[in-house]
Molecule: transfer RNA
Organism: Candidatus Daviesbacteria bacterium RIFOXYD1_FULL_41_10
RNA sequence: GGGCAGUUAGCUCAGCUGGUAGAGCGUCCGCUUGACGUGCGGAAGGUCACAGGUUCGAUUCCUGUACUGCCCA
Numbered sequence: 001g002g003g004c005a006g007u008u009a010g011c012u013c014a015g016c017u018g019g020u021a022g023a024g025c026g027u028c029c030g031c032u033u034g035a036c037g038u039g040c041g042g043a044a045g046g047u048c049a050c051a052g053g054u055u056c057g058a059u060u061c062c063u064g065u066a067c068u069g070c071c072c073a
Stems, first nucleotide, its partner, number of pairs: 001072007010025004019056001027043005049065005
């Protein structure tokens, strides 16, 4: 330098054919316990890497950039 894959909650990851952003774990609160844990219920937490484009509407499609991993040279 070229190619491919990835970037979504604190962590690990879903998200179909463009139409309200989710799960598990974690955190916090309540119930339960003598207490902790377990169990049950609830809550908070997001610039969907960044910028631009297409569209009535973009996490999703297109272009560029950045970062990470792998391959080629």